This is a predicted structure of a 105-nucleotide RNA (SAM riboswitch aptamer (S box leader)) from Clostridium aciditolerans. RNAcentral holds the sequence, with entries from Rfam.
[in-house]
RNA sequence: UUCUUAUCAAGAGAGGUGGAGGGACUGGCCCUUUGAAACCUCGGCAGCGGGUUCUUUUUAGAAUACUGUGCCAAAUCCAACAAGAUUAUUUUUGAGAGAUAAGAA
Numbered sequence: 001u002u003c004u005u006a007u008c009a010a011g012a013g014a015g016g017u018g019g020a021g022g023g024a025c026u027g028g029c030c031c032u033u034u035g036a037a038a039c040c041u042c043g044g045c046a047g048c049g050g051g052u053u054c055u056u057u058u059u060a061g062a063a064u065a066c067u068g069u070g071c072c073a074a075a076u077c078c079a080a081c082a083a084g085a086u087u088a089u090u091u092u093u094g095a096g097a098g099a100u101a102a103g104a105a
Stems, first nucleotide, its partner, number of pairs: 001105008013042005021031003026079003043072003048068003051064005076097001081094005
């Protein structure tokens, strides 16, 4: 990098350095000099893999941040493509794209 599977309306921020961008892309909308990105420190959230413990519906269930990751504005911020409903504006479902984890090549 590609493929497969699972999840994505819950949850969780302070300080320092820095000095204008950021929210993946496009459109919208929003955040930001009352300080963006990035980096550092400390803190927190979370049960995806491992570990440990408990249960005994055992190819199972539950608990636990110990370990490997991840995350800490807004639903993945909303939409985009297709179909249904509604009827001229809304709404529902699905797909696609993206993110994360685990496995494979």